[in-house]
């Protein structure tokens, strides 16, 4: 890459660096030189999958691997997408 299931109306920043664009794509409508995107260093958030606890559970802990940390996946739409797991 396809594929298959779940799950997306909750929750999480302060620095450095960048230097204009950014919210996947249309269309909106928003963020953003009062500093965007990407980078890095500490922090933090939640509980998919592994561990541990526990008579079990849609229970707990958060060690391990992810993943997240503007806005209902911001709204609509669309053969749309993002994470996690398996399997090819």
């Nucleotide at each position: 890459c396809g594929c298959u299931c779940a799950u997306c109306c909750a929750g999480a920043g302060c620095g450095g660096u960048g230097g204009a664009g950014g919210g996947a794509c249309g269309g909106g409508c928003c963020c953003u030189g009062u500093g965007a995107a990407g980078c890095c260093g500490c922090g933090g958030c939640a509980a998919c999958c592994g561990g541990c606890g526990g008579g079990a559970u849609g229970c707990g802990c958060a060690c391990g691997g992810u993943g997240c940390c503007a806005a209902a996946g911001c709204c609509c739409g669309a053969u749309c997408g993002a994470u996690g797991a398996g399997c090819c």
Overview: Model confidence (mean pLDDT): 88 of 100. This is a predicted structure of an 88-nucleotide RNA (SAM riboswitch aptamer (S box leader)) from an Acidimicrobiia bacterium.